[in-house]
Molecule: SAM riboswitch aptamer (S box leader)
Organism: Nocardioides sp. Iso805N
RNA sequence: UGCUCAUCGAGAGGGACUGAGGGAACGGCCCAGUGAAGUCCCGGCAACCGACCGCGUGUCUCCUCCCACCCCGUGGGCAGGUCGCGGAGCAGGUGCUAAUUCCGGCCCAGCACGAGAGACGUGUCGGGGAAGAUGAGGA
Numbered sequence: 001u002g003c004u005c006a007u008c009g010a011g012a013g014g015g016a017c018u019g020a021g022g023g024a025a026c027g028g029c030c031c032a033g034u035g036a037a038g039u040c041c042c043g044g045c046a047a048c049c050g051a052c053c054g055c056g057u058g059u060c061u062c063c064u065c066c067c068a069c070c071c072c073g074u075g076g077g078c079a080g081g082u083c084g085c086g087g088a089g090c091a092g093g094u095g096c097u098a099a100u101u102c103c104g105g106c107c108c109a110g111c112a113c114g115a116g117a118g119a120c121g122u123g124u125c126g127g128g129g130a131a132g133a134u135g136a137g138g139a
Base pairs, nucleotide, nucleotide: 001139003137004136005135006134007133008132013042014041015040016039017038021031022030023029026104027103028102043097044096045095048093049092050090052087053086054085055084056083062081063080064079065077066076067075068074069073101131106128107127108126110124111123112122113121114120
C1' cells in the first nucleotide's frame, strides 16, 4: 500500500510545554485564546487479539496426559489442546477518551408540506450502499 472478515446509537480527562487551528476530503453544522492541532506525563473507557476462569460440545485422525496389557507396541479414556457461550479486566499487543463515523451526498421505500392526483422541489423517518476509522488474518 492493497485484500478478506468483524464492529462503528454505549463508554471514558486532567496537567505541563506550546500557540491557531480542528472535526479525513467536499457541503453543512459545530468545537477552539475560558487555549485548536501537536509532543510529553498521569489517569480512565472498552473488550478486537493474547493469557486466565466457568459451563457446554466434538474426536481419540493428530499432539499432550491418564489407564490396561510383559517391553516394542496395541487398545481404551468421564481428561486437556478444537469449537460455542458467558465471565473477569491482567506489569500483555493495539485502540479509544466533544457531538451516532457530528449530519448529509448515491440507490430503494414511506410520510408531511408546496393549490398537491402525477411529475418536480423541500423537509423528515426507515433500509441498503459509497467513503472512512479500529481490530484480526493473509498478500